[in-house]
RNA sequence: CGGGCGGGAGAGACCAUCACGGGAUGGUCGCCGAAGGGGCAACGCUUCCCCGCAAACUCUCAGGCCGAUGGACCGCCCG
Numbered sequence: 001c002g003g004g005c006g007g008g009a010g011a012g013a014c015c016a017u018c019a020c021g022g023g024a025u026g027g028u029c030g031c032c033g034a035a036g037g038g039g040c041a042a043c044g045c046u047u048c049c050c051c052g053c054a055a056a057c058u059c060u061c062a063g064g065c066c067g068a069u070g071g072a073c074c075g076c077c078c079g
Stems, first nucleotide, its partner, number of pairs: 001079007012029007030065003036061001037059003043052002
C1' cells in the first nucleotide's frame, strides 16, 4: 500500500403530477460532513518576498439528508 471480515455517525420539509402499489418524478427552499477534492497555521528555507507543509480544522465542488448503497476511522486476518 492492497484485499477480506466485523463495528461505523450526521443531516429534510412543503407543493404538484402519475398511481392507489405507500412507490416514482418534478419544483421550491433548507440542511450534513466521515468517500474524494480545495484552503490555511505552527514549523522549515530566506535579508525580505517567494516556496515547502497536516488534520477529524475549514469550504461544501462532488457526495449525502426513508431504506439500500456509500462511508473517514478502529479491531482482526492475509499478501
Molecule: Glycine riboswitch aptamer
Organism: soil metagenome